Model confidence (mean pLDDT): 77 of 100.
A computed fold for a 346-nucleotide RNA from a Chloroflexota bacterium, annotated as Bacterial RNase P class A.
It matches the Rfam family "Bacterial RNase P class A". The family's RNA type in Rfam is ribozyme.
It was read from a public genome assembly, where an Rfam model found it.
The source organism's lineage runs through Bacteria, Bacillati and Chloroflexota.
The model forms 96% of the base pairs in the Rfam consensus.

[in-house]
RNA sequence: CGAGCCUGCCGGGCGGUCGCUGGGCGCGGCGGGAUGCCGCCAGCGUCCAGAGGAAAGUCCGGACUCCGCAGGGCACGGUGCUGGCUAACGGCCAGGUAGGGUGACCUAACGGAAAGUGCAACAGAAAGAUACUGCCCGCAAAGGGUGAUGGUGAAAUGGUGUGGCAAGAGCACACCAGCGCUGCAGCGAUGCAGCGGCUCGGCAAACCCCACCGGGAGCAACGCCAAAACGCGCAGUCGAGGCGGCCCGCUGAUGCGCAGGUAGGCGGCUGGAGCCUCACAGUAAUGUGCAGGUCGAGAGAGAUGAUCGCUCAAGACAGAAUCCGGCUUACAGGCAGACUCGAACA
Numbered sequence: 001c002g003a004g005c006c007u008g009c010c011g012g013g014c015g016g017u018c019g020c021u022g023g024g025c026g027c028g029g030c031g032g033g034a035u036g037c038c039g040c041c042a043g044c045g046u047c048c049a050g051a052g053g054a055a056a057g058u059c060c061g062g063a064c065u066c067c068g069c070a071g072g073g074c075a076c077g078g079u080g081c082u083g084g085c086u087a088a089c090g091g092c093c094a095g096g097u098a099g100g101g102u103g104a105c106c107u108a109a110c111g112g113a114a115a116g117u118g119c120a121a122c123a124g125a126a127a128g129a130u131a132c133u134g135c136c137c138g139c140a141a142a143g144g145g146u147g148a149u150g151g152u153g154a155a156a157u158g159g160u161g162u163g164g165c166a167a168g169a170g171c172a173c174a175c176c177a178g179c180g181c182u183g184c185a186g187c188g189a190u191g192c193a194g195c196g197g198c199u200c201g202g203c204a205a206a207c208c209c210c211a212c213c214g215g216g217a218g219c220a221a222c223g224c225c226a227a228a229a230c231g232c233g234c235a236g237u238c239g240a241g242g243c244g245g246c247c248c249g250c251u252g253a254u255g256c257g258c259a260g261g262u263a264g265g266c267g268g269c270u271g272g273a274g275c276c277u278c279a280c281a282g283u284a285a286u287g288u289g290c291a292g293g294u295c296g297a298g299a300g301a302g303a304u305g306a307u308c309g310c311u312c313a314a315g316a317c318a319g320a321a322u323c324c325g326g327c328u329u330a331c332a333g334g335c336a337g338a339c340u341c342g343a344a345c346a
Base pairs, nucleotide, nucleotide: 001342002341003340004339006337007336008335009334010333012311013310014309015308016307017306018305020050021049022048023047024046025045026044027043028041029040030039031038032037052317056328057327059326060325061324062323063322064218065217066216067215071248072247073246074245076214077213078212079211080210081095082094083093084092085091096110097108098107099106100105111209112208116207117206118203119202132150134146135145136144137143158176159175160174161173162172163171177199179196180195181194182193183192184191185190222267223266224265225264231258232257233256234255235254241251242250274294275293276292277291278289279288280287281286
């Protein structure tokens, strides 16, 4: 200097004019009240704040609210190497194994095929079991031995080599793979070494088995005010109804239909498993700290728009709706850091 791989950040800024939403303070108006004061207002003034790194997808996990006391079981669903982190997760961190890459790094739907069932078209003689071609024995035929050679296929009773045999075969041996046993290292997944008989396909992102986890519904949850009716009929303590489905168990008075009113207002609504800095512990994720600092939107058919000037790489993807922790997807342009490879120079 070039190419790559991983991580992090920005994605407009400053000033002015008019306008929008929330909050504080003051004034004004209305109501209550002896004063102080309290409440309401879509009014006026002033100050402060006002969409994201993904707000998106709704794919996971929770907080919170309600549904007998959510208890037991079946069914159903989810996850799947090991060890940690976390409120939890299918997430994150570290490691192991397999595969890809020269490498930095990346990917894995990574438990079990010796519990059972099932699938693999066609080709091939045969697809979990066999003998077509071929080889050997036999004068020949009949018959017997064989599974090395050939051929088909994704896959044919481990592979390569040597010996042996009538011809062959782990038949024997050497090396390798697989399997089993023992020892060592490790919390563990695993790794290494030695010994041994000689070998006991593939698919579970097929049904299934095993281990662990899971009650349901959701802010349109739910609560209060206002309003109307304050009635009729049927069923019901010999059990209404209740908990996604079913069973057990528990609880114990309402349930269904008609008639009437309401679709309005207020709360929930934003101070949190919160954020930032520092110290300590840890490889890290992260945790601890009576250490310090800080409070960053709460709309309600749904708030930030228009315009002018300067600057500029900012012109992309794109707008909160109960909130939080993740994952996935989209993204013009720009910045920083670590590492790998190549070339050149010193």